[in-house]
Context: one part of a larger RNA
RNA sequence: UGACGGGGGCCCGUACAAGCGGUGGAGCAUGUGGUUUAAUUCGAUGCAACACGAAGAACCUUACCAAAAUUUGACAUGUCACAAAUUUUUAUGAAAAUAAAAAGUGCUUUCUUAAGAAUGUGAACACAGGUAGUGCAUGGCUGUCGUCAGCUCGUGUCGUGAGAUGUUGGGUUAAGUCCCGUAACGAGCGCAACCCUUAUUUUUUGUUACCAUCAUUAAGUUGGGCACUCUUAAAAAACUGCUAGUGAUAAACUAGAGGAAGGAGAGGAUGACGUCAAGUCAGUAUGCUCUUUAUGUUUUGGGCUACACACGUGCUACAAUGAUUAUUACAAUAAGUUGCUAAUUUGCAAAAAUACGCUAAUCUAUUAAAUUUAAUCUAAGUACAGAUUGUAGGCUGAAACUCGCCUACAUGAAGCAGGAAUCGCUAGUAAUCGCCAGUCAGCUAUAUGGCGGUGAAUCUGUUCUCGGGCCUUGUACA
Numbered sequence: 001u002g003a004c005g006g007g008g009g010c011c012c013g014u015a016c017a018a019g020c021g022g023u024g025g026a027g028c029a030u031g032u033g034g035u036u037u038a039a040u041u042c043g044a045u046g047c048a049a050c051a052c053g054a055a056g057a058a059c060c061u062u063a064c065c066a067a068a069a070u071u072u073g074a075c076a077u078g079u080c081a082c083a084a085a086u087u088u089u090u091a092u093g094a095a096a097a098u099a100a101a102a103a104g105u106g107c108u109u110u111c112u113u114a115a116g117a118a119u120g121u122g123a124a125c126a127c128a129g130g131u132a133g134u135g136c137a138u139g140g141c142u143g144u145c146g147u148c149a150g151c152u153c154g155u156g157u158c159g160u161g162a163g164a165u166g167u168u169g170g171g172u173u174a175a176g177u178c179c180c181g182u183a184a185c186g187a188g189c190g191c192a193a194c195c196c197u198u199a200u201u202u203u204u205u206g207u208u209a210c211c212a213u214c215a216u217u218a219a220g221u222u223g224g225g226c227a228c229u230c231u232u233a234a235a236a237a238a239c240u241g242c243u244a245g246u247g248a249u250a251a252a253c254u255a256g257a258g259g260a261a262g263g264a265g266a267g268g269a270u271g272a273c274g275u276c277a278a279g280u281c282a283g284u285a286u287g288c289u290c291u292u293u294a295u296g297u298u299u300u301g302g303g304c305u306a307c308a309c310a311c312g313u314g315c316u317a318c319a320a321u322g323a324u325u326a327u328u329a330c331a332a333u334a335a336g337u338u339g340c341u342a343a344u345u346u347g348c349a350a351a352a353a354u355a356c357g358c359u360a361a362u363c364u365a366u367u368a369a370a371u372u373u374a375a376u377c378u379a380a381g382u383a384c385a386g387a388u389u390g391u392a393g394g395c396u397g398a399a400a401c402u403c404g405c406c407u408a409c410a411u412g413a414a415g416c417a418g419g420a421a422u423c424g425c426u427a428g429u430a431a432u433c434g435c436c437a438g439u440c441a442g443c444u445a446u447a448u449g450g451c452g453g454u455g456a457a458u459c460u461g462u463u464c465u466c467g468g469g470c471c472u473u474g475u476a477c478a
Base pairs, nucleotide, nucleotide: 001478002477003475004474005473007472008471009470010469011468012467013466015462016461019425020424021423022422023421026316027315028314029313030312031311032310033309034307035306042053043052064302065301066300067299068298069297070296073127077126078125079123080122081121082120083119086103087102088101089100090099091098092097107116108115109114129291130290132289133288134287138285140280141279142278143276145274150189151188152187153186154185155184156165157164158163169180170179171178195268196267197266198265200236201235202234203233206230210225211224214223215222239262242256243255244254245253246252318418322377323376324375325374326373335364336363339358340357343354344353345352346351384415389410390409391408392407393406394405395404431454432453433452434451435450436449437448
C1' cells in the first nucleotide's frame, strides 16, 4: 500500500420492512443431471449453467451410431492429355454410385493445319480437408461486480524509502455532483450533457390519411375542404428561471405559484481502471500438436425425441370476481408477390374449390380479448378442470412408423389452493387480457422479442438479513 475481520462509524440499494402476485404440491411443455443405449453429437455448471448456443432435430440440418461406398478427393490453385458444353433414356442398387445407348456441335482471335476462354473426363504430384486437441498459447466478441462512483496522471510539497498528499475534512447530491475549507495547483478516463423514443404547442405538408361546415351516397362513396385526427419535418418549451422559508451570506433542501410537463418529466442506447487463467478453438480468425486409403468425403437407415428417478424454467388448472351459449363496444406494434388473400360456394369443423385487390397510410391478414347485456348452471370432483386413449378426417412435404401440426365425435386422469424454503414488482408499475413478428415447406411456441387494452395495494422507515461505497482500527496474511 492492499486484502481480510463472526472490529467500529457514516451512507445507499426492492436489501429488509409495508403490500400485491407467484414458485415449491397436481397434469402437461421445455432444459439439465443421472441411468440406459450401437448412438442417445458437442458445449454452458453458485450468484453470472439448466425455454442457455438452438430466431424453430421427420430427410436435410447433423457434428453421433450401423451398414454401403470413395481416395488429388464434396471445395481452391497450378501441370499434361482428350472431349464443346449440355440434355434425355435404359439396366443393377436402399441410395450414393456403376455400366450402356441416343441427340448435339457453340463463343472469341489471327484468318486458321491453329490458339484461347468456359465446362467435363482421365493421369501424376504439390496439396486440399478435419465441428480432431489445447479458451491454461491467442485475436475478436461476451458475461459479471455495476450504470456501482469510482480509477489515474503531470508539476509541486512531505518522507532515507516503499509511498503519501491531491482523492482526506464540514455540508450537499442519483453522482469524486457542487460549495466551503485545505501544500497543494491543474488535467485525463468515468458521472452529467450531447443521441433516440415519448408527453404540450406553433409552423410546414395535405395523398392513399382526416371530415367541422355545404351538397351527394348503401358507404368519406363522390364533389369539396385542410379546420380537427394523423402523417412528414423544422422550431419553441423546464433553467431551481420566479416567490417564501431553512442553511455558512455558499452549494443545496423544503413548500408554493404559473405551466402540457418541476426539480434527472418518463423510458432507451451508452458500461471507466480493472476482477473472475470467467465463457467461447463448434460463429469466424489463428499458433502449436495430431490425422492424411482417414479423425477427410458421399449415401441409406437409425439417433439427438430413450425413462425407475432428481432439479430448474414455464403453461393450464383446482372454479361462482366463475364456466357455457347468444349478443355487444374500443387498439397498437408490425408483416405480405415462391407472399397476404377479400367475396362466393362446399364441409359440423380443420380445410377445400373458384377467384377480386395489393410490391401497400390505397388491398389483405383484421370481427382483438378481457368488457357489455341476457339466459342457464347452484357448490358437486360438478355443465370446474382438461391429461390420457380410441375412431374418422384435414394440411404441409419425395416421405409424418420411429417422430409433425390441426379438426370432429367419444373417453374424462390428477387436481378442492400447495411443508421447509424461495422469487418478482414502487405507477400506467404489479396483476390480468388479447394481438403481431422473427426463425419457418410444415411444426413440438405454453419459448423469445415487441405491441396495445383494463388497471391496483403499500413504502415519507433503517433495528435486523444480503450486496455495495467512503473513513477508521487490528493483523502470526501478500